Transfer RNA from a Thermoplasmatota archaeon, 88 nucleotides, folded computationally. The sequence was found in a public genome assembly. It matches the Rfam family "tRNA".
RNA sequence: GCAGGGGUAGCCAAGCCUGGUCAACGGCGAUAGACUCAAGAUCUAUUCCUGUAGAGGUCCAAGGGUUCAAAUCCCUUCCCCUGCACCA
Numbered sequence: 001g002c003a004g005g006g007g008u009a010g011c012c013a014a015g016c017c018u019g020g021u022c023a024a025c026g027g028c029g030a031u032a033g034a035c036u037c038a039a040g041a042u043c044u045a046u047u048c049c050u051g052u053a054g055a056g057g058u059c060c061a062a063g064g065g066u067u068c069a070a071a072u073c074c075c076u077u078c079c080c081c082u083g084c085a086c087c088a
Base pairs, nucleotide, nucleotide: 001084002083003082004081005080006079007078010028011027012026020068029047030046031045032044033043034042048057049056050055061077062076063075064074065073
C1' cells in the first nucleotide's frame, strides 16, 4: 500500500443489516439490603449527570451531513486486529 473485521458505560459484550419502542439486552464488578453467629453462595434494588420523586439533560472513537428523529444511513479523519503485498 491492498482486502476484510472492529472502536458502545468501570470491564466484557449484544444492538447496526431493516432509524423511533434505547441511558442502550445480558454478564462481571461496585454499593445498599435480605438471609447467616460471621463470611461465602443465593436473592432484591441501584449503578452517566441533576433531582426526594415525577421528570429533565447529555452520551455509542472524532468531526460533518441526511432526517421530524441517528449507536444504527452517508462522507472525511484517527486508532486497533487479521491476511496479502513490499522489504531498499

Model confidence (mean pLDDT): 82 of 100.